[in-house]
Molecule: transfer RNA
Organism: Phascolarctobacterium sp.
Parts: sequence; structure tokens; C1' cells
RNA sequence: GCGGGUGUAGCUCAAUGGUAGAGCACUGGUUUCCCAAACCAGUGACGCGGGUUCGAUCCCCGUCAUCCGCU
Repeated sequence: GCGGGUGUAGCUCAAUGGUAGAGCACUGGUUUCCCAAACCAGUGACGCGGGUUCGAUCCCCGUCAUCCGCU
């Protein structure tokens, strides 16, 4: 330099154009002499900028980060 993959919650991952979810973690509560465990509830996210569309995490373009391959 060229090609390709990935980017969603603190972490690991879902979601084939129509209200963004789960597990763990975190906070509060119940329980306990205390802690842990268990149970109940809650906070929190679509890398960034444009485009298409009535509507975009999803499609298109660019860009950034990261990984793999080629030279």
C1' cells in the first nucleotide's frame, strides 16, 4: 500500500427496516447476629459523520479504532 472481519450496558454476547434484550457485574429491598448465597426491584448502551427510507443497530458512502491475510 491492497483486501477482508469486528465495533451495542462496566464485561461477555443477542436482536434478518417497525418500542434495543439476556447473563454476569453495580445500586436498593427481603432474609441473616454479621457476611455470602437465594429472591424481588432498579440504573445504564447501538464507535463517529453523512445519505436512502414514513421509519435505520440493520441498507449505502466516508471516517476512526481494533483484528486477520496479501504485498